[in-house]
RNA sequence: CUCCGACAAAGGCAAAGCGCUCCGAAAGGGCGCGACGCAAAGCCACUGGCCUAAGUCCCUUCUUCUCUCUCGGGAUACGGCAGCAGGGUUGCCGGC
Numbered sequence: 001c002u003c004c005g006a007c008a009a010a011g012g013c014a015a016a017g018c019g020c021u022c023c024g025a026a027a028g029g030g031c032g033c034g035a036c037g038c039a040a041a042g043c044c045a046c047u048g049g050c051c052u053a054a055g056u057c058c059c060u061u062c063u064u065c066u067c068u069c070u071c072g073g074g075a076u077a078c079g080g081c082a083g084c085a086g087g088g089u090u091g092c093c094g095g096c
Base pairs, nucleotide, nucleotide: 004094005093012038013037017033018032019031020030022029023028036083042089043088044087046086047085048084049081050080051079055076056075057074058073059072
């Protein structure tokens, strides 16, 4: 240095849940409590996957008719998830 991951040592992160007149349309994120777990559960949206749909498009509903609006439905990421997998990158320790 590479590989590897100890009933080792020192540490680290923080699921669910709860709280916040926090950000966001939402997904989700932030802060605090908390600890399910994690050898990268440090960082990066490059690939696949998953989540949401503000906006946009289409359909439908309402009305004497038409248009628009309202209600409802569908599609869609430029929005997210790094604790979904892969990939990139940085890193503690060094028993077998």
Molecule: c-di-GMP-I riboswitch aptamer
Organism: Thiococcus pfennigii